This is a predicted structure of a 116-nucleotide RNA (SAM riboswitch aptamer (S box leader)) from Chitinophaga pinensis. The coordinates come from a structure-prediction model, not an experiment, and the mean pLDDT is 83.

[in-house]
Parts: sequence; C1' cells; structure tokens
RNA sequence: AUCUUAUCUAGAAAGGCAGAGGGAAUUGGCCCUAUGAAGCCUUGACAACCUGUUACCGCCAUUGGUAAUAAGGUGUCAAAUCCAGCCCGAAUUGAGACAUUCGGGACAGAUAAGUC
Repeated sequence: AUCUUAUCUAGAAAGGCAGAGGGAAUUGGCCCUAUGAAGCCUUGACAACCUGUUACCGCCAUUGGUAAUAAGGUGUCAAAUCCAGCCCGAAUUGAGACAUUCGGGACAGAUAAGUC
C1' cells in the first nucleotide's frame, strides 16, 4: 500500500517528561484543554479479533463447532466512529420544505484476520 470479510450506542487511567493545542481529513456544529492539549516513557486496566490452553459436541481421520480462560500477537482506555453533510422514509410547523425532530441506508474512517 491493494482487495475481501467481521465488528464499531458496551467496557477500561494513574504517574513522570513536555508545554498548546486536540477530537482522522474537508465544511458546519458541539465539546475537551494551563485544575495542563498533542507527543514520548512507566505502570495499570478494558476487551476477546488471531494464536495458545481447557471442557463439551460432531468426524475414520485431517479437522470443524460451541463455551471458558487471558499465557502470547495486535488493539483500545472523554463524549455513538462526538454529531451532521449524500439518499430514502415518517412526523411537526408552514401558503410552500430547502426548516426541525426521529428512523434506516450509503460514503468516508478505525480495528482485527486474511490477501497482493
């Protein structure tokens, strides 16, 4: 870096260094932040995608399924992926939706496993 599949309203922070930004990008909104942002380090935690282990089930067997565990590989630890934008539907106001609210989908993105 390409593509495929799965998941994304749950969960989980302290300390040290540092010193002004941050919430992916763009637009709008809304937030976090000198009671210390990003980043780096240490420790801890969450989760259960892959590996391992254990139990059960199926198979002649290779192996497959379910559950548990948390040793290893990743990941994560403000707010739904913070929300919206594009499309569809419903409701409300209104002379009229391009307004407001709600629901669904798409796009984009993140993570994992596989793949080029």
The source organism's lineage runs through Bacteria, Pseudomonadati, Chitinophagia, Chitinophagales and Chitinophaga.
Rfam family: SAM riboswitch aptamer (S box leader). Rfam's curators write: The SAM riboswitch is found upstream of a number of genes which code for proteins involved in methionine or cysteine biosynthesis in Gram-positive bacteria. On this family, see Grundy and Henkin, Mol Microbiol 1998: "The S box regulon: a new global transcription termination control system for methionine and cysteine biosynthesis genes in gram-positive bacteria".
The sequence was found by an Rfam model in a public genome assembly.